[in-house]
Molecule: small-subunit ribosomal RNA
Organism: uncultured organism
């Protein structure tokens, strides 16, 4: 980095739901609304009409009610709801001498006299309506003038001038209430202002009424608010314009806290009211239930017009995951109106819906083990659910039921309400679920299921024993809930201010100069900006915290205290930072004298060496490479000499040496010219460090124009190599590499380590300069040594570091600045935007996807990495396979079957130390179903079974039938039916146990305790010797120690004693077999090595350096064989996957590989003759001697339970024969004729005789065994076994070699070490095209939309300006008219609307780019 446990929430969704109180309840579409209701109120301001009642003089009067109107306060308040807006909207201090202010309070003064209209209302007339014209009557607290008036206003020459009010109404009165001016205060508003709080710099420049001044309009008021006329400012890296998003705030949730998140109810501000614009009224409004004018929408319409605004309360439709009743009251509270009664109030008070929240209570309590039944496990013993259940008692919160019955109101008044509450009755009686149970994370078992179904928040579960999928038992949690989503906070020091980092994990700019800014050296004065103190305003109520109180507790309320960042204000402090002032000299410069240096630039000059031209000499090659060719060359190469030309680069010196800021800089000399050092202590007087932007330099290669061009050498073009070779190698070669000017601007520009200063132990080299001292004869000089300064290496203490490592040239301790990160991939990429001729460069993202990428070290494994060392491993030998013939296993094919099973080494003469039936497990056919076998329980059981016989049949069975036994019936026993159950070579060796195989008879594999190490480990076991060996020495933070080694056993060689039968051979020799002894590198010599361990040679010795052979196999690997030897959990079959029988097949044959046999011949075959063994077996046997057959073999039968008898040799020897031939080799294959076992030899035995006589003349590539009594070569013996397909296992002897320089190779193997991206470990890991699918993006002919601007045209209402033919009540008049005023025109302005070119943002887009993921595709 991802992830969980935790609190939150106006919440939803899923399953579930018993009660009560507090609270909350359209977050979406500021979308559209039907119905109603939410602002009205005064007759004590005023006229009139209706009605009812008195009363009349009959006109009318008076009361009482009621309707509009006039007028007068109110509708600006209260109630929604958050679209807008990044601004003085808000917060929070502050001004306003620049303001306003109905209704209410205080003070004072006043309230006189007169006009004058319009509504209603009355008739007329227009429209469908809405309503609307014109006439006429009229009343007021309606309007107007006169008077009067000051503390008002205004002008002022400060003497004054000028101007400007009023209503009454009720009461019989008193007196209420009222109106007028003034001033004051109160409550509330206006305007300004410092300060504070979002994102985006891929939004860098922005503005024209912009800045500012004079004057003037305007308004309650400043002001560029607006106009004229003048200056040209003004804002912006402390982020202006410009784009996005968003009401703000008390708070709220979260957190230890800093903080992050949000800003529903409640409260305070603002803003809007269908969208825009506009004003009028009024104290306030540009006004939610007002007005007009312009859209859009909706409804009426007689088409001509008209009417509306629920972001009030209820409801409705829409949308959405989703949010409530068209309820009751004005009893309380509060507001408008009134003097008052009172009206009005969807403000409110209440009630209703919703587990939507929160807080409380309930589903009982208390006894009850025979530990019932049921289920569920189970090793069948038993757990366990569970005191849990019945069951005994007890109780009534809740409920229901009946009674009674508030507080809230002083007072006549209570919607809530017969509601809380109380009291009685009844009865355990009306009340539980969700969620989880692999790890994180509390809680396990059994079935099903089989990479299916599914789960899943992260890791990850599931491919036949799933504690993780589904159910079920049980168990865990919370609880009227519980559990999912979804969001915020928090774990996350995971944006680090508290509290991070950049060497190698992401992260130092490629270097320098230097601008803005951060920071800055001693000492002093001053002043008080930061800082700091107390005080003092301010901080709104809730809210929070803490007491304390009311609702039976809590929830919830109320009182009181307390807290409250930050602001103002004056007073005080002066250490620090800042700042005036004047100082200093250690920082940093200067001066001056010496000194190093590939430092820079430009002009010259040198020499070797390549290659070319010209000659000579000379002749056939030459160059190249592993080897080669291609290439050059008989037109003379290559070598060699001589001349001579161009080009580009400096050998030695040359160095972890030097100079440079970094890039980088290398032959010599000359000129320029930059930096540094050292050594003096003269001058300046902090002048300093850093260092965003900017500027400058900036390797290679690459552009641009112009030269150059020897040699090298991208493209290219040939040769080789190779499976291919667009590569390495090889022979050519163009750009280029050089040079001048310009670009360009990157790099593993790396010390992966900015720059700068200051402090912190040592050593041991080097390049300069100083000082001091030695030496060479004094000395230039040179050598060394020592101090001390810059430079450059290495080692290392402390310290630091996640380790590696740094370690005065810090990665140590600090300080001052930049710069730079914040999982992986996507992306050193798209867009956009800046530079550039181009290339391309500098800035830089998101969608999507991934649990991970990574650094460092640690073990091991592995390397066509290193060192050391072993093994017949190679090498040196010998014999052989591979070729053929055949025998046997194996695949493969065949097949009814061709049972199974082993598969590199470490399946293939293996399981088989014996397949003709049997074995036999297959296959085909007949039979059988308590079974061919074990145990048990019921029943029956005397012509029963068994056995002889018959008969059917291939048997197996089946059917029949005798005979025999008895104590005559219990048992037993055996048989029959039937239950339990038995049987499986059926699956799983990847569920196992045993056992074996293999590395490997290698020399390893591990512990205790210490010790290091954050840690995995490591030390020890590692080093130096040495050996077969971790065998021994010797060192050594190690010390011991255990499995292995190696000894202990068996055997063979010597040899002593005993013992001896049946050996031998007649006495302890051979021999048999017991027991000892012998060999240890031990004594003896000697050399070596470390005087050691140990190696070499030598003497004895029968044997020597582990004497030869064998038993004997460490922790471990291969999920290595076996389920079919054997056991063995699960699974599955049950008249069949069990069991019986014949036959049949395991033996098949076009073919391939594996082990062997026999041979291909003269070292050989053939004949005759002649010799020498050992293991070993033998009475269901070995079997002599005879005799029979040409053999096999029969007969025969001594002997022999066997050191006694037998089975019993061959190579070898000696004569002789063959003569190089597919033969007198070979011996297959067929034809015939025997014998032998066996129940049987067809398929399918083994042997003998005749005959026949294949292939084969020593085997390609490649491979095997063997180091001595070893290979090779001969024979022989046994097991199994009736017999044998044995050429094979397993032993036994006989004959008896060659070779080993050597350890580079090939294979295994040990032990150190190194690398590493490997850890089912190189059979590993793994990259990039194609292909094919999913998703997201980017470009793109275009075409749709949005959103702000802009320039032009058009211009509704409306103030405001002008006009002055129309009209006109109150005022003036000379009575003509006149002021004013209304209408109507005209202008400014101006919402909208059009037309234009752009800008920006989005949706779509044929087609393309490249990305990202995706068990088994392809190169």
């Nucleotide at each position: 980095g991802c992830u969980c446990a935790g609190g939150a929430c106006g919440a939803a969704c899923g399953c579930u739901g018993g009660c009560g109180g507090c609270g909350u309840g359209c977050c979406u579409a500021a979308u559209g609304c039907a119905u109603g209701c939410a602002a009205g109120u005064c007759g004590c301001a005023c006229g009139c009409g209706c009605u009812u009642g008195c009363u009349u003089u009959c006109g009318g009067g008076c009361a009482a009610g009621u309707g509009a109107g006039u007028g007068g306060c109110g509708c600006a308040c209260g109630g929604c709801u958050g679209a807008g807006g990044a601004a003085c909207a808000c917060g929070u201090g502050g001004g306003u001498a620049a303001c306003c202010a109905a209704c209410c309070c205080u003070g004072g003064c006043g309230u006189g006299g007169g006009g004058g209209a319009c509504a209603a209302c009355c008739a007329a007339c227009c429209g469908a309506a809405a309503g609307g014209u014109g006439g006429g009557c009229u009343a007021a607290u309606c309007c107007c003038g006169c008077a009067u008036a000051c503390g008002c206003u205004c002008c002022u020459u400060c003497g004054g001038g000028a101007g400007g009010a009023a209503a009454g109404u009720g009461g019989c009165a008193a007196c209420a209430c009222g109106c007028g001016c003034c001033a004051g205060g109160a409550c509330g508003g206006g305007c300004c202002u410092g300060c504070g709080g979002c994102c985006c710099a891929u939004c860098a420049g922005g503005u024209a009424g912009u800045u500012g001044g004079u004057g003037a309009g305007g308004u309650a008021a400043u002001g560029g608010c607006u106009c004229a006329c003048c200056a040209a400012g003004c804002c912006a890296g402390u982020g202006a314009c410009g784009g996005g998003u968003c009401c703000c705030u008390g708070g709220u949730c979260u957190g230890a806290g800093g903080g992050g998140a949000c800003g529903a109810c409640c409260a305070g501000g603002c803003a809007g009211a269908c969208u825009g614009g506009g004003a009028c009224u009024g104290a306030g409004a540009c006004a939610c239930g007002g007005c007009c004018c312009a859209g859009a929408c909706u409804c009426c319409u007689a088409c001509g017009g008209g009417a509306g605004g629920c972001a009030g309360c209820a409801g409705c439709a829409a949308g959405g995951a989703a949010u409530u009743u068209u309820c009751c009251g004005c009893a309380a509270u509060g507001g408008g109106c009134g003097c008052a009664a009172g009206c009005c109030u969807g403000a409110c008070g209440g009630a209703g819906c919703a587990a939507c929240g929160c807080c409380g209570c309930g589903u009982g309590c208390c006894g009850g083990a025979a530990g019932a039944c049921g289920g569920c496990c189970u090793u069948c013993g038993g757990g366990u659910u569970g005191u849990a259940a019945a069951c005994g008692g007890c109780u009534u919160u809740u409920g229901u039921c009946g009674g009674g019955g508030a507080a809230g109101a002083g007072a006549u008044g209570g919607a809530c309400g017969g509601u809380a509450c109380c009291c009685g009755a009844c009865g355990a009686a009306u009340a539980a679920g969700c969620c989880c149970c692999g790890g994180c994370u509390a809680a396990c078992u059994c079935c099903g299921u089989g990479c299916c179904a599914g789960c899943a928040g992260c890791c990850g579960c599931g491919g036949u024993a799933a504690g993780a999928c589904g159910g079920a038992g049980g168990g865990g949690g919370c609880a009227a809930g519980c559990g999912u989503u979804g969001u915020c906070c928090g774990g996350a020091c995971u944006c680090a201010c508290u509290g991070g980092g950049c060497g190698u994990a992401a992260a130092g700019g490629g270097u320098g100069c230097g601008u803005a800014g951060g920071c800055g050296g001693u000492a002093c004065a001053g002043a008080g900006c930061g800082u700091c103190g107390a005080c003092a305003c301010u901080g709104a109520a809730a809210c929070c915290u803490c007491c304390u109180g009311g609702c039976u507790c809590a929830a919830c309320c109320a009182g009181g205290a307390g807290a409250c960042g930050c602001g103002u204000g004056g007073c005080g402090a002066u250490a620090c930072g800042a700042c005036u002032g004047a100082a200093c000299u250690c920082g940093a410069g200067g001066c001056a004298a010496g000194g190093a240096g590939a430092g820079g630039u430009g002009c010259g000059c040198g020499g070797a060496a390549u290659u070319c031209c010209g000659g000579g000499u000379g002749u056939a090659g030459u160059g190249g490479u592993g080897a080669a060719a291609u290439g050059c060359g008989u037109a003379g190469g290559u070598a060699u000499c001589c001349g001579g030309a161009g080009g580009a680069a400096c050998g030695u010196c040359g160095g972890u040496g030097g100079c440079g800021u970094a890039a980088g800089c290398g032959g010599c000399g000359c000129a320029c010219u930059g930096g540094u050092c050292u050594u003096g202590a003269c001058c300046u007087g902090a002048c300093g460090c850093u260092g965003a932007g900017g500027c400058a330099c900036g390797a290679a290669a690459g552009c641009g124009u112009g030269g150059g061009g020897a040699g090298c050498g991208a493209a290219c073009c040939g040769g080789a190599u190779u499976a291919g070779a667009u590569a390495c190698c090889c022979g050519g070669g163009u750009a280029g590499u050089c040079c001048a000017c310009g670009c360009a601007g990157u790099a593993a520009a790396c010390g992966a380590u900015g720059u700068c200063g200051g402090c912190u132990c040592g050593g041991u080299g080097u390049g300069c300069a100083g000082u001091g001292g030695u030496g060479u004869a004094u000395a230039c000089a040179c050598a060394c040594c020592a101090c001390c300064g810059c430079g450059u290496g290495c080692c290392c203490c402390a310290g630091u570091u996640c380790a590696c490592a740094c370690g005065g040239u810090a990665a140590g301790c600090c300080g001052a600045c930049c710069g730079c990160c914040u999982g992986g991939g996507g992306a050193c990429u798209a867009c956009g935007a800046g530079c550039g001729c181009a290339a391309g460069c500098u800035u830089a993202a998101a969608a999507c996807u991934c649990a991970a990428a990574g650094g460092a070290a640690u073990u091991g494994a592995c390397g066509g990495g290193g060192g050391c060392c072993c093994g017949c491993a190679c090498a040196a030998g010998c014999a052989g396979c591979g070729g053929a013939g055949c025998g046997u296993g194996u695949g493969g094919u065949u097949u009814a079957a061709u049972u199974c099973g082993a598969c590199g080494c470490a399946a293939c003469g293996c399981g088989a130390a014996g397949a003709a039936c049997c074995u036999u497990a297959c296959c085909c056919a007949g039979g059988u179903u308590u079974g061919a076998c074990a145990u048990g329980g019921u029943a029956c059981u005397g012509c029963a079974a068994g056995c002889g016989c018959a008969c059917g049949g291939a048997a197996a069975c089946g059917u029949g039938u005798g005979a025999c036994c008895u104590u005559c019936g219990a048992g037993g026993g055996u048989g029959u039916a039937c239950c339990a159950c038995a049987g499986g070579u059926g699956c799983u060796g990847c569920a196992u146990g045993g056992c074996u195989g293999u590395c490997g008879u290698c020399a390893g594999c591990u512990c205790g305790u210490g010790u290091c190490g954050u840690g995995a480990g490591a030390u020890g076991u590692u080093g130096g010797g040495u050996u077969a060996a971790g065998u021994c020495c010797c060192g050594c933070a190690a010390c011991g120690a255990g499995c292995g080694c190696a000894a202990c056993c068996c055997u063979c060689g010597c040899u002593g004693c005993c013992a001896g039968u049946u050996a031998c051979u007649c006495g302890u020799g051979u021999c048999u077999g017991g027991c000892g002894g012998g060999a240890c590198a031990g004594c003896c010599c000697u050399c070596u090595u470390u005087g050691a361990a140990g190696g070499g040679g030598g003497a004895g010795g029968a044997a020597g350096g582990c004497g030869g052979g064998g038993a004997u196999g460490a922790c471990g690997u291969c999920a290595a064989g076996u389920c079919a030897g054997c056991a063995u959990g699960g699974c599955c079959c049950u008249u069949a996957c069990g069991c019986c029988u014949g036959g049949g097949g395991c033996g098949a044959c076009a073919c391939a590989c594996a082990c062997g046999c026999u041979a291909c011949a003269a070292u050989g075959c053939c004949g005759a003759c002649c010799a020498c063994a050992a293991u070993g077996c033998g009475u269901g046997g070995c079997a002599a001697a005879c005799c029979c057959g040409c053999a096999a073999g029969g007969g025969g039968g001594a002997g022999c339970u066997a050191a006694u008898c037998g089975c019993c040799a061959a190579a070898g020897g000696u004569c002789g024969g063959c003569c190089c031939a597919g033969u007198g080799c070979a011996g297959a294959u067929c034809g015939g004729g025997g014998g032998c076992u066996g129940c049987a030899a067809c398929u399918c035995g083994c042997c003998c005789c005749c005959g026949u006589g294949a292939a084969g003349g020593c085997g390609g590539a490649g491979u095997u065994g063997c180091u001595a009594g070893u290979a090779a070569c001969c024979g022989c013996g046994u097991a199994u076994c009736a017999g044998c397909c044995a050429u094979g296992g397993c032993g036994c002897g006989g004959u008896g070699a060659a070779u080993a320089c050597g350890u580079a190779c090939c294979c295994g193997g040990g032990c150190c070490u190194u690398g590493u991206a490997c850890a089912c470990a190189c059979c590993g890991c793994c990259c990039g095209u194609c292909a094919c699918g999913u998703c997201a993006u980017g470009g793109g002919a275009g075409u749709c939309g949005g959103u702000a601007a802009u320039g032009c045209c058009u211009g509704a209402a409306g103030u405001c300006c002008g006009u002055g033919g129309g009209c006109u009540a109150a005022c003036c008049u000379u009575c003509g008219g006149g002021a004013g005023g209304c209408a109507g025109c005209g202008g400014c302005c101006g919402a909208g609307g059009g037309c234009a070119g752009g800008a920006u943002c989005g949706g779509c887009g044929a087609c393309u780019g490249g990305g990202a993921c995706g068990a088994a595709g392809u190169c």